[in-house]
RNA sequence: AUUAAUAAAGGGCAAACUUACCGGGAGGUAAGGACGCAAAGCUAUAGGGUCUGAGUAAUCUUUUUGCAGACAGCCAGUUGCAGAU
Numbered sequence: 001a002u003u004a005a006u007a008a009a010g011g012g013c014a015a016a017c018u019u020a021c022c023g024g025g026a027g028g029u030a031a032g033g034a035c036g037c038a039a040a041g042c043u044a045u046a047g048g049g050u051c052u053g054a055g056u057a058a059u060c061u062u063u064u065u066g067c068a069g070a071c072a073g074c075c076a077g078u079u080g081c082a083g084a085u
């Protein structure tokens, strides 16, 4: 000097729930809140998975599936702070 693991420091994000708004819905936005998170940063046609079922198409016996929509705090891809000993 570089790399890696783990502390510490500076900090960061924000689950459930509540209120208001948007949506047919999954869910999203904002405020409060804090379960937790070394990526709980970003990415939804790079891949898998989960959810919705208003519209549309097929199928049917009113159900299932495709298109479509949503979830990254499900796995994943990708980028990143610190780095004592």
Base pairs, nucleotide, nucleotide: 005085012037013036017032018031019030020029021028022027035073041078042077043076047075048074049071050070051069052068055067056066057065058064